[in-house]
A computed fold for a 100-nucleotide RNA from Algoriphagus algorifonticola, annotated as SAM riboswitch aptamer (S box leader).
RNA sequence: UGCUUAUCGAGAAAGACCGAGGGAAGGGCCCUACGACGUCUUAGCAACCUGUAAUCAAGGUGCUAACUCCCGUUCCGGAAAUGCCGGAAAAAGAUGAGCG
Numbered sequence: 001u002g003c004u005u006a007u008c009g010a011g012a013a014a015g016a017c018c019g020a021g022g023g024a025a026g027g028g029c030c031c032u033a034c035g036a037c038g039u040c041u042u043a044g045c046a047a048c049c050u051g052u053a054a055u056c057a058a059g060g061u062g063c064u065a066a067c068u069c070c071c072g073u074u075c076c077g078g079a080a081a082u083g084c085c086g087g088a089a090a091a092a093g094a095u096g097a098g099c100g
Stems, first nucleotide, its partner, number of pairs: 001100008013042005021031003026071003043064003047061004068092001073089006
């Protein structure tokens, strides 16, 4: 990096360092010098796997603002009908497991 498959409205933050951006491209909206993002430490959560007869413990990965923050594509319904509202599906993405 690619393929297959499962899940994605739940859950879970403090400290230290750094110093201006970050939340997927775009749009919206939000977070952020009362220090975001990132790194480390500690703690926590419990989605998948290992483990077990089963549960727990323990371990691996993962995660700890906002539904995957919302929308983007298609379809359905409503409305004085491209632009709004509601619903479904897809695509994309994230994570796990398996494979190349």

Model confidence (mean pLDDT): 80 of 100.